[in-house]
RNA sequence: GAAAAUGCUGUCUAGGGUUCCGCCAAUUAAGGGGGUGACUGACCGGGAUAAACCGGCCGUUAACCUUCCUGAUGUUGGGGCAGGUCCGAGAGACAGGAUGCAGUAGGAGCUUAACCCUUCAACUGCAGCACGGAAGGAUAAAAGCCUGGGAGAA
Numbered sequence: 001g002a003a004a005a006u007g008c009u010g011u012c013u014a015g016g017g018u019u020c021c022g023c024c025a026a027u028u029a030a031g032g033g034g035g036u037g038a039c040u041g042a043c044c045g046g047g048a049u050a051a052a053c054c055g056g057c058c059g060u061u062a063a064c065c066u067u068c069c070u071g072a073u074g075u076u077g078g079g080g081c082a083g084g085u086c087c088g089a090g091a092g093a094c095a096g097g098a099u100g101c102a103g104u105a106g107g108a109g110c111u112u113a114a115c116c117c118u119u120c121a122a123c124u125g126c127a128g129c130a131c132g133g134a135a136g137g138a139u140a141a142a143a144g145c146c147u148g149g150g151a152g153a154a
Base pairs, nucleotide, nucleotide: 008096009095010094011093012092015087016086020084021083022081023078024077025076026075027074030070031069032068033066034065035064036063037061038060039059041058043056044055045054046053099127100126101125102124103123104122106120107119108118109117129149131152135147136146137145
């Protein structure tokens, strides 16, 4: 100084966000409680009395009030929410088949016959290494996704 290829698919993981589900919070509809009022309600007491009237208590109630409670399948917000769905690695895991190389024992061709060589399919084995932005892109969104084993560094 030069240097080819290092590919594909699936299931996951680290990681990632927030469409959907779940979760959390707020709020509201609504419901409940309480209070006020009303009652041509019951009961009790007073009223000399079975009346009027007064008080108490309970009940009912279309009304009004409420710094009380519950609270949505509604609305809004939250991923500083260890969940499900979802995305997800060249430099993470596993598996599969593809390809390449080597080996084994074969078929075919070549040859008189073999060796060598060429080719075909089968089986076995191997397939190492690997620092890396900024920026942009997709999707609801983000990312160790994609651009990208790129630029660059060593």